Predicted 3D model of a 75-nucleotide RNA (transfer RNA) from a Sedimentisphaerales bacterium.

[in-house]
């Protein structure tokens, strides 16, 4: 150096292969409710410029360049 793969919420991931309408789940944190208090249940609420920058398009997490990082392979 080259080849593959991987980056979306505070953690773990789904969605990308074959573009659509406001991007989602579990867990965690916050608030409520229940209790003498915690815990467990059980309802609600906030969290995201989908690693960065460009391009194609009527529209991009998603196709396509190009870099940053991280893991695995080659010499």
């Nucleotide at each position: 150096g080259c080849g593959c793969u991987c980056g979306u919420a505070g953690c773990u991931c789904a969605g990308c292969c074959a573009g659509g309408a406001u991007a989602g789940a579990g867990c965690a944190c916050c608030g409520c409710u229940u209790u003498c208090c915690u815990a467990a249940a059980g309802c609600g609420a906030a969290g995201g410029u989908c690693g960065c920058a460009g391009g194609u398009u009527c529209g991009a997490a998603u196709c396509c360049u190009g870099c940053c990082g991280g893991g695995c392979g080659u010499a």

Annotation
Lineage of the source: Bacteria > Pseudomonadati > Planctomycetota > Phycisphaerae > Sedimentisphaerales. The coordinates come from a structure-prediction model, not an experiment, and the mean pLDDT is 83.